A computed fold for a 79-nucleotide RNA, annotated as Glycine riboswitch aptamer.
RNA sequence: AUGACCGGUUCGAGAGAGACCGCGUGAAAGCGGAGCCGAAGGGGCAAAAACUCUCAGGCAAAAGUAUCGGAUCGCGACG
Numbered sequence: 001a002u003g004a005c006c007g008g009u010u011c012g013a014g015a016g017a018g019a020c021c022g023c024g025u026g027a028a029a030g031c032g033g034a035g036c037c038g039a040a041g042g043g044g045c046a047a048a049a050a051c052u053c054u055c056a057g058g059c060a061a062a063a064g065u066a067u068c069g070g071a072u073c074g075c076g077a078c079g
Base pairs, nucleotide, nucleotide: 006074007073008072009071010070011069012068013067020033021032022031023030035059036058037057041055042053043052044051
C1' cells in the first nucleotide's frame, strides 16, 4: 500500500395473503372459529434452492422480511 472471501452497522428499493365472522374497543390489542400467505427463522429432499411443508411468523396502516445496490467498520487472502 492493493483489499478477495466472510461477518456486523446504516441508507435506498422490497412482495404475498381478510381491517373475514362472533365477543371486545374510540380504534386496536385480546379470546374463539374456520379461510389464506411464505421473502425472518426452522423442517424435507443424493446435495442445495427463491422448490416444498407451514412448526413459528404473517394476512388495513405501521413495523418486520429473503433478495439487490451504495456507504462504512472488522478480519485479512492474493499481489
It was read from a public genome assembly, where an Rfam model found it. Rfam family: Glycine riboswitch aptamer. Gene Ontology term of the family: glycine biosynthetic process. About the family: This family represents the bacterial glycine riboswitch.